[in-house]
The RNA shown here (FMN riboswitch aptamer (RFN element)) has 132 nucleotides and comes from Chloroflexi bacterium HGW-Chloroflexi-2. The source organism's lineage runs through Bacteria, Bacillati and Chloroflexota.

């Protein structure tokens, strides 16, 4: 001076509100009446992992899913969405209007509920540190 390996932490948020009624129960001989009923559907509300770049959920990559394995590496397959003005040296990232998108199993159809998951990554911080 300083990589790689080790280790140890930490490593995700979210339906207030109102319609609608699948379906259920109670009462009745019976027409029928009453009630319950969707964080899924509908108006509406809200959330946004990591690295990189002018400061990003929709630019560029990577993790999150699933097969394969006794587990892992490795390999396969899945892998979503933006536009328009302003400012500016320089933004699809800021400001301003208007849009979109969101794993898998459950369950009335789900980014929000409950479940694998008191889990696991990208990767973030310290801490260790031969050898040269």
């Nucleotide at each position: 001076a300083a990589a790689a390996g080790c280790c140890u932490u930490c490593g995700g948020g979210g339906c207030a509100g109102g319609g609608u009624g699948a379906g259920g129960a109670a009462c009745g001989c019976a027409g029928g009446u009453u009630c319950c009923g969707a964080u899924u559907c509908c108006c509406g509300a809200u959330c946004g992992g990591u690295g990189g770049u002018a400061u990003a959920a929709c630019c560029c990559a990577c993790g999150c899913g699933c097969a394969u394995u006794g587990a892992a590496a490795a390999u396969g397959c899945a892998u979503g969405a933006c536009c328009c003005g302003g400012u500016g040296a320089a933004a699809c990232u800021c400001c301003g209007g208007g849009g979109u998108c969101g794993a898998c199993g459950g369950u009335a159809u789900a980014g929000u509920c409950c479940g694998g998951a008191u889990a696991a990554a990208a990767g973030a911080a310290g801490g260790u540190a031969a050898g040269c």

Notes
The prediction has a mean pLDDT of 77.